[in-house]
Context: one part of a larger RNA
RNA sequence: GGCUUGCGGUGGAUACCUAGGCACUCAGAGAUGAAGAAGGGCGUGGUAAACGACGAAAUGCUUUGGGGAGCCAAAAAUAAGUAUAGAUCCGAAGAUUCCCAAAUAGGUUAACCUUCUAAACUGCCUGCUGAAUUCAUAAGCAGACAAGAGACAAACCGGUGAACUGAAACAUCUUAGUAGCUGGAGGAUAAGAAAGCAAAAGCGAUUCCCUCAGUAACGACGAGUGAAACAGGAAGAGCCUAAACCGUGAAAACGGGGUUCUGGGAGAGUAAUGAGGGCUUUGUUUUACUAGGCGAAGCAGUUGAGUGCUGCACCCCAGAUGGUGAUAGUCCAGUAGCCGGAAGUACAGCUAGCUCAUGCUCCAACCCAAGUAGCAUGCGGCACGCGAAAUCCCGUGUGAAUCAGCGAGGAACACCUUGCAAGGAUAAAUACUCCUGAGUGAUUGAUAGCGAAGCAGUACCGUGAGGGAAAGGUGAAAAGAACCCCCGUUGGGGAGUGAAAUAGAACAUGAAACCGCGAGCUC
Numbered sequence: 001g002g003c004u005u006g007c008g009g010u011g012g013a014u015a016c017c018u019a020g021g022c023a024c025u026c027a028g029a030g031a032u033g034a035a036g037a038a039g040g041g042c043g044u045g046g047u048a049a050a051c052g053a054c055g056a057a058a059u060g061c062u063u064u065g066g067g068g069a070g071c072c073a074a075a076a077a078u079a080a081g082u083a084u085a086g087a088u089c090c091g092a093a094g095a096u097u098c099c100c101a102a103a104u105a106g107g108u109u110a111a112c113c114u115u116c117u118a119a120a121c122u123g124c125c126u127g128c129u130g131a132a133u134u135c136a137u138a139a140g141c142a143g144a145c146a147a148g149a150g151a152c153a154a155a156c157c158g159g160u161g162a163a164c165u166g167a168a169a170c171a172u173c174u175u176a177g178u179a180g181c182u183g184g185a186g187g188a189u190a191a192g193a194a195a196g197c198a199a200a201a202g203c204g205a206u207u208c209c210c211u212c213a214g215u216a217a218c219g220a221c222g223a224g225u226g227a228a229a230c231a232g233g234a235a236g237a238g239c240c241u242a243a244a245c246c247g248u249g250a251a252a253a254c255g256g257g258g259u260u261c262u263g264g265g266a267g268a269g270u271a272a273u274g275a276g277g278g279c280u281u282u283g284u285u286u287u288a289c290u291a292g293g294c295g296a297a298g299c300a301g302u303u304g305a306g307u308g309c310u311g312c313a314c315c316c317c318a319g320a321u322g323g324u325g326a327u328a329g330u331c332c333a334g335u336a337g338c339c340g341g342a343a344g345u346a347c348a349g350c351u352a353g354c355u356c357a358u359g360c361u362c363c364a365a366c367c368c369a370a371g372u373a374g375c376a377u378g379c380g381g382c383a384c385g386c387g388a389a390a391u392c393c394c395g396u397g398u399g400a401a402u403c404a405g406c407g408a409g410g411a412a413c414a415c416c417u418u419g420c421a422a423g424g425a426u427a428a429a430u431a432c433u434c435c436u437g438a439g440u441g442a443u444u445g446a447u448a449g450c451g452a453a454g455c456a457g458u459a460c461c462g463u464g465a466g467g468g469a470a471a472g473g474u475g476a477a478a479a480g481a482a483c484c485c486c487c488g489u490u491g492g493g494g495a496g497u498g499a500a501a502u503a504g505a506a507c508a509u510g511a512a513a514c515c516g517c518g519a520g521c522u523c
Stems, first nucleotide, its partner, number of pairs: 001522009016473002020444002022441007029433002032150001039100003042055003046078002052059001061094006070082002105114003115118001121148002123145001125143005156184005166173001196203002207234003217225002239424002241369001245256004263368003267362005276356004283350003287346004292339003298312005313330002315319001321333003374398005380392001384410001405420005460467002480507001483494004
């Protein structure tokens, strides 16, 4: 020096654990803001840096319910207090709520400055003044109102709208009406009561699911794209205007009337008075939610500790779960079951109020949504790329008809069938989850699982947009090691605690690499 072996150091793998995640189910909720939000800045404690809480009334105030012995957050300590005359705590309703921020008196480098007291701007209303231009209008001034503005995870409806990519290149095409940007609304949104489907038989608003079907069809007929009706389910709901006519009025306009396709209404007659529907402004009731309460049954020995074991018992509408010094139906919190509400909220019922609501016959040609439908042209959108290309939307030009009418049935025309455009609102079935409650898991177990199990969107990096970590485990209980010794300090040796200190805070288990010490063998 090498090898083997034993004992250590270092290191933090492994197994165990979970305080946090992840995925989903059921139910709720989807609230907000000029009465100043969301989000922040700065403050508030006896000692107080940060997090949480709160706001100059600041670690809290008031009222009202619950609750019943300690409390003064986490977070120990100390000081000073407070509470059975019911505190702390939990629920409901209020008060207060600095500064910035839509930020709104003016400014600004957010949380500040200045003037001096002003809700800036827009909107509605009133009054006054008042152009070109006589009246008027525009515009201006003042006042009143306090409607708008901002925020919001996803899902929804519009506007605008790519490229990489695929086509094994690439231009039509595809990616895709996707991503991005932007406007808007609601708890859902959108759509919606046939100018619809269909086919000789019929259906009867919309939406969603399953299917039809990767079918029909489109397509440098390449790559690819890709329906609809019928049938089966979820849900189910039907309405209001414009016009004709009448009335008021100078007119504008308003009131009555009327709302439909086996055409309807108006007009002229005639008969009849009856069930019901809608709204949320009244009052009230039930139920549920936002605090809670009651809630069965076990002892002895063993142990550091007993839930285990041994022995003998018990409860169960409760043997879910969690905790407790090892594995607990009977120790604790609970669980099954039962009970409860001052205040507030929600759905529903009843009540009160308001409001809506009928048929038949005749006549005849008054009305039945106009720069509309259609046509031409250029686009777009329809599964459909101009095609035989209908249907739908838009720009430009042109431009009808009123039931003896008009549209559609995939060119066009005829017949037939079917519907009634050019006005509007409409619940449910459907989509989503920033959030709340209750749960579930052949989900993860600290290099995993959210980036984040610890004060994480933090430290740190970047001019900035932005990027973005690491870091869990003493013990049942701190009982966290009084006292003595070594000593320059971290540190170490005794003593003591503890079941254990090779559990000593660099703390549970403690692999390997790596570094030592002892012994053996060997050169």

RNAcentral holds the full RNA, with entries from Rfam. The part of an RNA shown here (large-subunit ribosomal RNA, domain I) has 523 nucleotides and comes from Ceratopteris richardii. The prediction has a mean pLDDT of 83.